The RNA shown here (SAM riboswitch aptamer (S box leader)) has 90 nucleotides and comes from Salimicrobium album. The prediction has a mean pLDDT of 81.
RNA sequence: AUCUUAUCGAGAGAGGUGGAGGGGCUUGGCCCGAUGAAGCUUCGGCAGCGGCUCAUGUAGAGACUGUGCCAAUUCCAAGAAAGAUAAGAG
Numbered sequence: 001a002u003c004u005u006a007u008c009g010a011g012a013g014a015g016g017u018g019g020a021g022g023g024g025c026u027u028g029g030c031c032c033g034a035u036g037a038a039g040c041u042u043c044g045g046c047a048g049c050g051g052c053u054c055a056u057g058u059a060g061a062g063a064c065u066g067u068g069c070c071a072a073u074u075c076c077a078a079g080a081a082a083g084a085u086a087a088g089a090g
Stems, first nucleotide, its partner, number of pairs: 002089007013043005021032003025079005044070003048067004052062003074082001
């Protein structure tokens, strides 16, 4: 890379750097952005999946660990063998 399964209306932002884009793609909307976008980075935070620990008749709790995430339902509608994340397979 590929395949399988599950989830995607909950939750959680400040600093530094950077300097014009960003919200996956297409079409149509809507929105964020020079009162500073993306990217990188520091600190902080959230708690989804696996692990661990505790608790339990049932369910749950802890952020310790591996990942993930921190505008808006995956921003909205339609579409595509769409995308994202986790766990497993190989």